[in-house]
Molecule: small-subunit ribosomal RNA
Organism: Patescibacteria group bacterium
RNA sequence: AAAUUUAAGAGAGUUUGAUCCUGGCUCAGGAUGAACGCUGGCGGCGUGUCUAAGGCAUGCAAGUCGAGUGCGGUUCGGCCGCACGGCAAACGGGAGAGUAACGCAUUGGUAAUCUACCCCAAAGACGAGGAUAAUCCUGCGAAAGCGGGAAUAAUACUCGAUGGUAGCCACGAACCAUGUUCGUGUCUUAAAGAUUUAUCGCUUUGGGAGGAGCCUAUGUUCCAUCAGUUAGUUGGCAGAGUAAAAGCCUACCAAGACUACGACGGAUACCGGGUGUGAGAGCAUGACCCGGCUCACUGGAACUGAGAUACUGUCCAGACUCCUACGGGAGGCUGCAGUCAAGAAUAUUCCUCAAUGGGCGAAAGCCUGAAGGAGCGACGCCGCGUGCAUGAUGAAACCCCUCGGGGUGUAAAGUGCUUUUAUCAGGGAAGAAACCAUGACGGUACCUGAUGAAUAAGGGGCUGCUAAUCUCGUGCCAGCAGCAGCGGUAAUACGAGAGCCCCAAGCGUUAUCCGGAUUUAUUGGGUGUAAAGCGUGCGUAGGUGGUUUGGUGUAUCUUUUGUUAAAUACUGAGGCUCAACCUCAGAACUGCGAAGGACAUAGCCAGACUAGAGGCUAGAAGAGGCAAGUGGAAUUGUUGGUGUAGGGGUUAAAUCCGUUAAUAUCAACAGGAACGCCAAAAGCGAAGGCAGCUUGCUGGGAUAGACCUGACACUAAGGCACGAAAGCGUGGGGAGCGAAUGGGAUUAGAUACCCCAGUAGUCCACGCCGUAAACGAUGGAUGCUAAGCAUUGGGAGUUUCGACCCUCUCAGUGCUGCCUACCUAAGCUAACGCCUUAAGCAUCCCACCUGGGGAGUACGGUCGCAAGAUUAAAACUCAAAGGAAUAGACGGGGACCCGCACAAGCGGUGGAGCAUGUGGUUUAAUUCGACGAUAAGCGAGGAACCUCACCAAGGUUUGCAAUAUAGCUGCAAGCUCUAGAAAUAGAGUCGCCUUCGAGGGUGCUAUACAGGUGCUGCAUGGUUGCCGUCAGCUCGUGUCGUGAGAUGUACCGUUAAGUCGGAAAACGAGCGCAACCCCUACCCUAUGUUUCAAGUGUCAUAGGGAACUGCCUACUUUAAGUAGGAGGAAGGUGGGGAUGACGUCAAAUCAGCAUGGUCCUUACACCUUGGGCUACACACGUGCUACAAUGGGAAGUACAGCGGGACGCCAAGCGGUAACGCGGAGCAAAUCCUACAAAACUUCCCCCAGUUCGGAUUGAGGUCUGAAAUUCGACCUCAUGAAGCCGGAAUCGCUAGUAAACGCGUAUCAGCCAUGGCGCGUUGAAUACGUUCUCGGGUCUUGUACUCACCGCCCGUCACACCAAGAGAGUUGGGGGCACCCGAAUACUGACUUUGUCGGUAGAAGGUGAAACCAGCGAUAAGGGUGAAGUCGUAACAAGGCAUCCGUAGCGGAAGCUGUGGAUGGAUCACCUCCUUU
Repeated sequence: AAAUUUAAGAGAGUUUGAUCCUGGCUCAGGAUGAACGCUGGCGGCGUGUCUAAGGCAUGCAAGUCGAGUGCGGUUCGGCCGCACGGCAAACGGGAGAGUAACGCAUUGGUAAUCUACCCCAAAGACGAGGAUAAUCCUGCGAAAGCGGGAAUAAUACUCGAUGGUAGCCACGAACCAUGUUCGUGUCUUAAAGAUUUAUCGCUUUGGGAGGAGCCUAUGUUCCAUCAGUUAGUUGGCAGAGUAAAAGCCUACCAAGACUACGACGGAUACCGGGUGUGAGAGCAUGACCCGGCUCACUGGAACUGAGAUACUGUCCAGACUCCUACGGGAGGCUGCAGUCAAGAAUAUUCCUCAAUGGGCGAAAGCCUGAAGGAGCGACGCCGCGUGCAUGAUGAAACCCCUCGGGGUGUAAAGUGCUUUUAUCAGGGAAGAAACCAUGACGGUACCUGAUGAAUAAGGGGCUGCUAAUCUCGUGCCAGCAGCAGCGGUAAUACGAGAGCCCCAAGCGUUAUCCGGAUUUAUUGGGUGUAAAGCGUGCGUAGGUGGUUUGGUGUAUCUUUUGUUAAAUACUGAGGCUCAACCUCAGAACUGCGAAGGACAUAGCCAGACUAGAGGCUAGAAGAGGCAAGUGGAAUUGUUGGUGUAGGGGUUAAAUCCGUUAAUAUCAACAGGAACGCCAAAAGCGAAGGCAGCUUGCUGGGAUAGACCUGACACUAAGGCACGAAAGCGUGGGGAGCGAAUGGGAUUAGAUACCCCAGUAGUCCACGCCGUAAACGAUGGAUGCUAAGCAUUGGGAGUUUCGACCCUCUCAGUGCUGCCUACCUAAGCUAACGCCUUAAGCAUCCCACCUGGGGAGUACGGUCGCAAGAUUAAAACUCAAAGGAAUAGACGGGGACCCGCACAAGCGGUGGAGCAUGUGGUUUAAUUCGACGAUAAGCGAGGAACCUCACCAAGGUUUGCAAUAUAGCUGCAAGCUCUAGAAAUAGAGUCGCCUUCGAGGGUGCUAUACAGGUGCUGCAUGGUUGCCGUCAGCUCGUGUCGUGAGAUGUACCGUUAAGUCGGAAAACGAGCGCAACCCCUACCCUAUGUUUCAAGUGUCAUAGGGAACUGCCUACUUUAAGUAGGAGGAAGGUGGGGAUGACGUCAAAUCAGCAUGGUCCUUACACCUUGGGCUACACACGUGCUACAAUGGGAAGUACAGCGGGACGCCAAGCGGUAACGCGGAGCAAAUCCUACAAAACUUCCCCCAGUUCGGAUUGAGGUCUGAAAUUCGACCUCAUGAAGCCGGAAUCGCUAGUAAACGCGUAUCAGCCAUGGCGCGUUGAAUACGUUCUCGGGUCUUGUACUCACCGCCCGUCACACCAAGAGAGUUGGGGGCACCCGAAUACUGACUUUGUCGGUAGAAGGUGAAACCAGCGAUAAGGGUGAAGUCGUAACAAGGCAUCCGUAGCGGAAGCUGUGGAUGGAUCACCUCCUUU
């Protein structure tokens, strides 16, 4: 550059707290001979019993020819009928039962064949004869029908003649042959006429076309839980038979034939062109149309014929139906209609031979449920319509609403227009080809006109996938659902309404197929841990195979050619107005055959080679195997000695042993089993496995030499062999250990863990078993792809007498694990990880996998003495099961650190009485909330009324107050009186502004509304508690990782601190920490009232200074910092407070407030009186006062600070024992008052006791507040004088001005139940070795089956309900085979008395018998699955509290336990070895 070919591949949801992967389930698409639900205007073209190959009433579906013949009738017509005869009836039409097969498809063959009608060619047709039907006569029968006698014709039948290139036989010649061709000869076989004279027929032969038979190769479903099948079976010879080859059939002979490339058996099924889907490869399918096959009530059989073993022919048998005079007969819709049945389901008992085609005929014509048409069904495809334009006041109505509005919506109405469709009217075909004539469809299609928007819209959906949302109702109910899932009072998921989305005369649902699904993977998957490598080797078939030469041309490639029916599909045209549909043309149909060519690669044949493989020689290594012998240590037992009371065992004990002398110790003896050190990551072996020493026998591997063979190789289905432990059989042996078992403990129990005993077994010989976490969870072989180290053997070099050592190198074997720095690159992997011993890159072969459970189970087979092994399902059920890694949480895992956490101390609580709160109980009510820590002197910082929410009683209903509208209203409020418990009601009295319009106010009525401490704190805001003043929690950018995530924030030091420093793939930043703020300790300055007698400045107010590891020494890394010291009032945050990160507990509060929703509205609202919240067998929490001498009482004398005060604090003085009263000065306060502080100190009394301790309880009398003190206040005086003598188990607070002790003030408040809360000062300690333990917290790490996060998850028995499948005494049915009996029609054959009868052989149906197989039912028992919150335990997941698991054996309610061997898919700690660095 040219040519050819092609126009085409989409994903999503669901396992998790999140991630990646594996893996299933589900969805979106297309399709249908469909059905169902709702709906339904028209037309065209198609299509319509998929089920019962179940039964069928009725009609029709195959006849025709008088130009073959006889006869009858006659309307005299070339008319009708009967019969003989000819042709057709074997086509057309239907169905898919059977069939897994030469049935079908494709390709060849037939020299192994036939063929009526048709075409072509050649030849011929002469002569003769005997019957028979219809008909006539007659008989039998209900009928169907049958019989006897007589007559007759032919294109019916028979005989003779002729006859070739026809047939048979014989001979000769050619060809390789069964045989074919050619030549010669003998024998055998033909004919039909009609006639209108045009022709049509007849006979023989050859050829053609079309049709048919037979044969071959290839292809053609599932099951191996079907592995062996077969006697006409396989072959031969001879015959029978056919159109024809052949065991197709018969007799004889031989013993073969098929099969793992799947015979035989079973199940299912007509096959193909095609159809659906798919990018394709494929997968599924075989309606309609076309080709082939098979069937025709079921089974068998032949006849006729060119052709049948014949759908509407015959014979026989059977089942069924019908007729019958009971003697006997008739029938076959899987033809078109139609009917019953079945079923989810599938149409008219229509018209016509006009066209196309078929049969007969010379023809006219006749017949044709073939066919052409119409009818019914939205069953499918295609097309059309249900109007178009305008129309805002965005109408009404409905829905929503934030009440403003928004949506349905130009939608409607209204106005204008059009008439596809519909109805009516008129016209009116093509299809007819052929001179005329001939149209079922059909007065149809189509055309014209008229009328009038007129006649015409639904279905499904709206959580995600998946386009489309709001309101109401319901309240895990009713219901939805394809999957995930939705519904438990605010449901976009249920039901309804409104709106929206999709499709549209349809729309959805159901069923089925393909796709998506690379989810069976040829295209195009995997097997270390997800499902998956046989336990290991040897080896057969099979598959695959080194280098080179030549040949062949099988595979392979290429060219030509034949075929691959048509239709379908594709491309291009054309015809119906378009389309569907139809027609034409082209290409194609990936296949098979034939011919020619090419020869690289693979195969085959022949030759050669040595790199694979094997052999030979040599010297070495080794727990390789088998057998025999032998050794010492130890345990146990026995005997003897010494010796005396314990021993043994455990967390602690006990059972047990021991004065009949144990344990201990010495000596001797017996017996069995196992082999210390060496020893190692070591060595050997195919694996299992192998260990004292010696000897014998024996297998394998490596190295070196390069001597021999010359591809002899690799793998390996079946097969064979080996194969730990346990177990089994027989016989031995038996020391220790030790299933089972017994006893002792532990425990709620303890069929266990621990202890004391102990049988099988463990050991040996022989024989079985054949399995393990038989593991590197990694099949074998070959080649390739950086390194490093150790070790074995060898070689070389150097050196030496020779070696060792050292260096280099070759080959082999092994390793590169942990502390821990080392394992790295490429590559692979989901990640973890693997990495020359691959899980990398490639080739070959084998085995295995395809969601979880059911289940490695059932049934069947094989093996085994058994245990059991091996092979190996289904129903049913779930939407997951699973792998790796991540972040948390947790651990009866580890490491580090902190805290009044423990320890060391001081003082309490728990016991008493009282106060107070709570539970419980009670009650008309004891209003409500708060419930481990984080409720309980809490909300409440003050319940006699009020508060108040509770109870009883009495009352009010637009309401006490608020807003708006409308109407009416000269009225309210206050005061007095009456009734009443009061609220309230009634009466009287008094009485508002004004511009006089009415308005404001007030009251009444009505409507909207008010009101609710009613409910939901699990609808909320706000606020608060706890973890916790713990040191954490995050972000940006970058980097790492597929990702979730990680890093930063880990590490080393340090700190109270993620505080700071160093280091570091991180660099920075934010919220927290710290600091900034307040109080306080010291100093200075200023000011000086109300402080002070004064001076002053203790004091007060305001401002400033001062502390920063700043200085020194030591340690540390020269850092951060720590320890000590100096100075200083104060020293390492000086002390105290405020300040509370991200978050956790659905923590608390709807009753403080606010608030969504919901509920009540003459009451769940409001008012009033009284009661209750104060009850009291009891239990708990928090406190006060005590139990006394460190004390109590009396008297006296000192020293504070924070505060408060006008309806207030209240002085002096007086009265009262006192509470208090009278009184009235002062003070809105550094001024006056409260206000005397108390413990302390001094003196006196008490003298250890229920007291001079303690003060409860009770009586009497008072004071004060307040309308009111009974329920139910506080205080005072006198009297009374309870429990209690320091508190069990247990438990709380506190680290310095702290604990403890002492008093004072204040908020609330009329008063006060205050011993409470919040503050203030006075006096003023003890102790901390330390981090083992308890509790809580932080960081790192580890395991995890947890993530609602250990208060987690989860296993098994038992009990109840349901489901499917297996076993099951038996019972019922089915198909097929075997043996025997009987044996129709028919075929062959024999005999005889030959139109026939009687036999023989084969033969359908039927019967009997014994087995096997398949299926149904089945009492019962066992296992499995699923279910609501049942019962018993706690097996597993963390070291799951005894690490778990595998095989095996025993035992046990159950999970399970124990023995024996094995695995790590075990945590933790220690040790060993190796590696790296020094």